[in-house]
RNA sequence: GUUGGUGUAGCUCAGUCGGUUAGAGUACCUGCUUGACAUGCAGGGGGUCGGUGGUUCGAAUCCACUCAUCAACACCA
Numbered sequence: 001g002u003u004g005g006u007g008u009a010g011c012u013c014a015g016u017c018g019g020u021u022a023g024a025g026u027a028c029c030u031g032c033u034u035g036a037c038a039u040g041c042a043g044g045g046g047g048u049c050g051g052u053g054g055u056u057c058g059a060a061u062c063c064a065c066u067c068a069u070c071a072a073c074a075c076c077a
Stems, first nucleotide, its partner, number of pairs: 001073007010026004019057001028044005050066005
């Protein structure tokens, strides 16, 4: 340099045939339970889906560019 993969909650991930409220587990906070702790149960906060722009009535999802990261290939006088 070329090609491809990945990027969504603190962490691990689902959702990627465009439309249903953006979700699960775990962590965190509160309450219940206990003499106390753990476990268990109930509830709660936390995201503008890496960024920018575009298409569309409507974009996490499609397109372009770009950033980060991983892999393969190429180059290395």